[in-house]
Order: sequence, then structure tokens, then C1' cells
RNA sequence: GGCAGAGUAGGAACCAAUGCGUUAAGUGCUGGUCGGACGGGGAGUUGCCGGCUGGACGAAAAGAAACCCUUGCGGUAUUGGUUCCGCAUCCCGCUGCU
Repeated sequence: GGCAGAGUAGGAACCAAUGCGUUAAGUGCUGGUCGGACGGGGAGUUGCCGGCUGGACGAAAAGAAACCCUUGCGGUAUUGGUUCCGCAUCCCGCUGCU
């Protein structure tokens, strides 16, 4: 020098527990604005995530009997488990072979 590879944050699906809503918040879509993260180091987007603030759309309740409980429902929240995916990209580094 060449070839191959490993590793993060994080994401998805499923399961469990505990909550929240069912008086509709949340989730999902979207405009504006501010901010953040992105393998060990550096750079880093038109991609990703979050806060604030608008817009459009929009729902599954039932039982029981005293306001609490049970069973459901919600593209619901958090935590844990399993599996899978996984630096947008560029340079350097690391491991193996040559």
C1' cells in the first nucleotide's frame, strides 16, 4: 500500500410489569422556531431526535356498584427481557490476512 472485519449512541418487533387516557390527552401527519445526538479521534448533512408554538385529521366501550373495581380499547407512557438492525457520508485509528 491492498483486501476483509470489529465496536457506539440509537432504532424496530415481540413479551412482561407498572401507569395514563377513554370528560380524548397521547400516538400518527404537518408549518414555524430553538436546541441536541450521531463507533476510539476529527469533520458532519437535505437524514435522525427533542423542547416550545401553530395547523389538518381523529377514537370503544361494557360490566359491576358507589367515584372504587373488573374486562376491554388506544398506531398510549415508562421500565425490564429476548431477537434483529445499526457510525448517512468522508478522513484517521483498531484487529486479521497479504

A computed fold for a 98-nucleotide RNA, annotated as THF (Tetrahydrofolate) riboswitch aptamer. It was read from a public genome assembly, where an Rfam model found it. The model forms 83% of the base pairs in the Rfam consensus.